[in-house]
Context: one part of a larger RNA
């Protein structure tokens, strides 16, 4: 000079777009951050309403309603969001390998879905318990659970024959044994089947289940290369090295365990210590390098310390379980109970970092056919000159150069066209009017079409038309009115550096980045006046190049 997630002094109009605990991964009050399916399924309250009985006091049924709170089952909770503790490591970067692997949910292909059973919550009933929470008995149902039938291109085991290997074995065809499956829900209709002529145990159609191989995305593991200080750390290692067997895993592997063998690593720095998430980027800089790793992305590690597993495609799970510790908090003292490094907010710590806000209108995610319900993700508002940008605080014209101020060689000079004053213009703020884009690709109804269908029924695909739905917000924009009013500060003028004079001070009192300046005439101390610089800023401090 640049650059900053900055603080700190003075000072502040307006918008726009970013941005905001770096310090104590420190303790949190309190709300809200993950639910959803009634088209798996069992039961089943209330208000209203309505019908029957009534001894008028009620008492029973429908309806309310496949609807709330609960229960069973299913998918989601492993996404999303946060934080940088720890980690020098195949964490990360990049580049290969997985003939050593797995993949819910989507997508293509292709085939199945037969027939039984035995339970348990819910619920009633009995009980412990302050509470948290449990035990007992008795009742039920499923797309929950469990046999069995039935299968192969699907897994194993044996064989045969072709190509490919890294020589282990892979893939291709081919045969022979061998083992494994499954759940139904909804619409609709009478073509077919049964019946009782409208039903469903039939049929259609969707939407699902089981098994199989294909992708799509994702994920495990692996190896080469690169990746901070210190030698005032120089040896270091016993599952360590490596082999032969079993085990384990979705997989190779000392990943575990038995045996044998005695290796493996190291001055091209092993081990030890010390510091750090790691990267695209960012910042400097002519580059080469130097720092740096906030916001936004990608990966990774973590969720009160510490260890575990379960369930599950997926996890050793931030808002699940168990142990244990620490700490809080309820307690009837016998026992419970919790985890904001989710969004807001408090207390602490700091020089220092914000609303306990609206809203699911958008985009995006879960569930559900769907309506729709969730959604502090996200969309938005709020607070802060904390950065960048933009805009403004008026324009013209106006000398007898007014008053005042300050210097003065007393004669001026100067602030200074500046003010006053006349025109004029209306940004921005104020204030009336009007007023949006973000919204259709979703969903709803109409109409056409196409395929399937026995069908003018459903249901599904496509086209076209109309409608619904905005948190921000009465905002952006637009137009009117009046009318300079409501809008400038800040630092500095000895040299390096643009800017000078007067007064006070008098080595005092103070300045200062360097050289220096201050001891009676200080352009360097305070102060005025005047000028130089930026500018809704200006300086100072840190930091970094």
């Nucleotide at each position: 000079g640049a650059a900053u997630g900055a603080a700190c002094g003075c000072u502040g109009g307006c918008g726009g777009c970013g941005u905001g605990c770096c310090u104590a991964a420190c303790a949190c009050a309190u709300g809200c951050a993950a639910g959803u399916c009634g088209a798996a399924c069992g039961a089943g309250a209330a208000a209203g309403u309505u019908c029957c009985c009534u001894u008028c006091g009620g008492g029973g049924g429908a309806u309310g309603a496949g609807u709330a709170c609960a229960g069973u089952g299913g998918c989601a909770g492993a996404c999303g969001g946060g934080u940088g503790a720890g980690u020098a490591a195949c964490a990360c970067g990049u580049g290969g390998g997985u003939a050593a692997u797995c993949u819910g949910c989507c997508c293509g292909a292709a085939g199945g879905u037969g027939g039984g059973g035995g339970a348990u919550a819910a619920c009633u009933c009995u009980u412990c318990g302050a509470a948290a929470g449990g035990a007992g008995a008795g009742c039920u149902a499923a797309u929950a659970c469990c046999g069995c039938a039935u299968a192969a291109c699907a897994c194993c085991u044996c064989g045969a024959g072709g190509c490919c290997u890294u020589c282990g074995g892979g893939c291709c065809u081919u045969g022979a044994g061998u083992u494994c499956a499954a759940a139904g829900g909804u619409a609709g209709c009478c073509u077919c089947u049964a019946u009782u002529u409208a039903u469903a145990a039939g049929c259609u159609a969707u939407c699902g289940c089981c098994a199989u191989c294909g992708g799509a995305g994702g994920a495990g593991c692996c190896c080469g290369c690169g990746c901070c200080c210190c030698a005032u750390u120089a040896g270091u290692u016993u599952g360590u090295u490596g082999g032969u067997g079993a085990g384990g895993u979705a997989a190779a592997a000392g990943c575990u365990c038995a045996c044998c063998a005695a290796g493996a690593c190291u001055a091209c720095g092993a081990u030890g210590g010390g510091u750090a998430g790691c990267c695209g980027g960012c910042c400097u800089g002519a580059g080469a390098g130097g720092g740096u790793g906030a916001u936004c992305g990608g990966c990774c590690a973590c969720a009160c310390u510490g260890g575990a597993a379960c369930u599950g495609a997926g996890a050793c799970a931030c808002g699940g379980u168990c142990c244990a510790g620490a700490c809080u908090c309820c307690u009837a003292c016998g026992g419970g109970a919790g985890g904001c490094a989710g969004c807001a907010g408090u207390g602490a710590g700091g020089a220092a970092u914000c609303u306990u806000g609206c809203g699911c209108a958008a985009u995006g995610g879960g569930g559900g056919a769907a309506a729709c319900c969730c959604u502090g993700a996200c969309g938005c508002a709020g607070c802060g000159a904390c950065g960048c940008c933009g805009c403004g605080u008026g324009g013209a014209g106006g000398a007898c150069g007014a008053a005042g101020g300050c210097c003065u060689u007393c004669g001026g000079g100067u602030c200074g066209u500046a003010a006053a004053c006349u025109c004029c213009u209306g940004u921005c703020a104020a204030g009336a009017g009007g007023g949006a884009c973000g919204a259709a690709u979703c969903c709803c109804g109409g109409u056409c079409g196409g395929a399937u269908g026995a069908a003018u029924a459903a249901g599904c695909c496509g086209g076209u038309c109309g409608g619904u739905u905005g948190a921000c917000g009465g905002u952006a924009c637009c137009u009117c009115u009046g009318a300079a009013g409501g809008a400038a500060g800040c630092c500095c003028c000895g040299g390096c550096u643009a800017a000078c004079u007067c007064c006070g001070u008098g080595c005092c009192a103070g300045c200062a980045g360097c050289c220096g300046c201050g001891g009676u005439a200080a352009u360097a101390c305070g102060g005025a006046g005047g000028g130089g610089g930026c500018a809704a800023g200006c300086g100072u401090u840190g930091u970094u190049c």
About this RNA: Predicted 3D model of a 545-nucleotide part of an RNA (small-subunit ribosomal RNA, 5' domain) from an Acidobacteriota bacterium. The organism belongs to Acidobacteriota, within Bacteria. The prediction has a mean pLDDT of 83.